[in-house]
Context: one part of a larger RNA
């Protein structure tokens, strides 16, 4: 920009993805075979590689969390802290993201066939799966499974699209104008497991969208101060303390103010 209004739900022309395979057990040491050996058919289990999703578990990361430690400067000193030293170093670690982790998948079935195997059967009194006709038959093909999909320009389909009041006109069916309410959309705003920006999604007071606060989960691991013990380093008690990021729930305390467009045509 088109699809000649808006919103929602869809059909599927077409396109893409996937399609793998091994071993063991049962049938059965059966059929077969002198023996050695050793099945078809059918059933079950466990794997490999690959793929997708996810983070409950096991791990990784986690430079905005917690603790320990060294040197130095500063906060007047002690104590307690802050800055710098690769994130100063070390030990752990929430959310998120992840694999080494977890779960799932390839299926079943149908159709047409290939090689190949057949039925009936003439040309050609026989024979012949073929000439007419009719079957079987593959990990392959078309469906089936998953995803996208009406710019499929043949642009598809379905559904729903205000209410009230006042004024004027009226052929009394209604029409026009104005106001209010309600709905939709965008700008705008609060944000996001969405994202480069657009877009998408959740919300905008008739509100839990984000922040804050409270409670909880979870992390670290027993704060500071004070008291006691010890000459002291230090230890003990208060104390499972104190602190805490992205997590869960609750709560309008703060911020989502205000405004614009539009509800077509017949």
């Nucleotide at each position: 920009c088109g699809u000649u209004a808006u919103u929602g739900c869809u059909u599927g022309a077409g396109a893409g993805g996937a399609c793998u395979u091994u071993u063991u057990c049962c049938u059965a040491g059966u059929a077969c075979g002198a023996g050695a050996g050793g099945a078809c058919c059918g059933g079950a289990a466990a794997g490999a590689a690959c793929a997708a999703a996810c983070c409950u578990c096991u791990g990784g990361u986690g430079u905005a969390c917690c603790a320990g430690c060294u040197g130095u400067u500063c906060c007047g000193c002690c104590a307690g802290g802050a800055g710098c030293a690769c994130u100063g170093c070390u030990g752990g670690g929430u959310a998120g993201c992840u694999a080494c982790g977890u779960u799932u998948g390839g299926a079943c079935g149908g159709g047409a066939u290939a090689a190949c195997c057949g039925c009936u059967g003439a040309a050609a009194g026989c024979a012949u799966a073929u000439a007419a006709g009719c079957g079987g038959g593959a990990a392959g093909c078309c469906c089936a499974c998953c995803u996208c999909a009406a710019g499929a320009u043949u642009a598809g389909g379905c559904a729903a699209u205000u209410u009230u009041u006042g004024a004027u006109c009226u052929u009394c069916g209604g029409a026009u104008c104005a106001a209010a309410a309600c709905g939709a959309u965008u700008u705008c705003c609060u944000g996001g497991a969405a994202g480069a920006u657009g877009a998408c999604c959740a919300g905008g007071u008739u509100g839990a969208u984000a922040g804050g606060u409270c409670u909880c989960a979870g992390g670290u691991g027993a704060a500071a101060g004070c008291a006691g013990a010890g000459c002291g380093a230090u230890c003990u008690g208060u104390u499972a303390a104190g602190c805490c990021a992205a997590g869960a729930g609750a709560u309008a305390c703060u911020a989502a103010u205000a405004a614009a467009u539009u509800g077509a045509a017949c």